[in-house]
RNA sequence: GCGGCCGUAGUCUAGCCUGGUCUAGGAUGGCGGCCUGCCGAGCCGCAGAACCCGGGUUCAAAUCCCGGCGGCCGCACCA
Numbered sequence: 001g002c003g004g005c006c007g008u009a010g011u012c013u014a015g016c017c018u019g020g021u022c023u024a025g026g027a028u029g030g031c032g033g034c035c036u037g038c039c040g041a042g043c044c045g046c047a048g049a050a051c052c053c054g055g056g057u058u059c060a061a062a063u064c065c066c067g068g069c070g071g072c073c074g075c076a077c078c079a
Base pairs, nucleotide, nucleotide: 001075002074003073004072005071006070007069010028011027012026013025020059030046031045032044033043034042052068053067054066055065056064
């Protein structure tokens, strides 16, 4: 340099193909409560992301398109 895959809460991830009750679901973690002699486990509740950045299309974008940034993999180059 070329090609492919990926980027969503502190962490791991679903949803993306086929746009629509998704201002976004689950697990774990955090906070509070119940339970327990206490802790843990268990149960209940609460908070936390407008989805890497910018632009476009659309009535409507996490999702489609374009350009960037970052990560991983393969190929090429390598005095």
This is a predicted structure of a 79-nucleotide RNA (transfer RNA) from Vulcanisaeta sp.
Its mean pLDDT, the model's own confidence on a scale to 100, is 81.
Taxonomically the source falls in Vulcanisaeta (Archaea, Thermoproteati, Thermoproteota, Thermoproteales).
Rfam family: tRNA. By type it is a transfer RNA.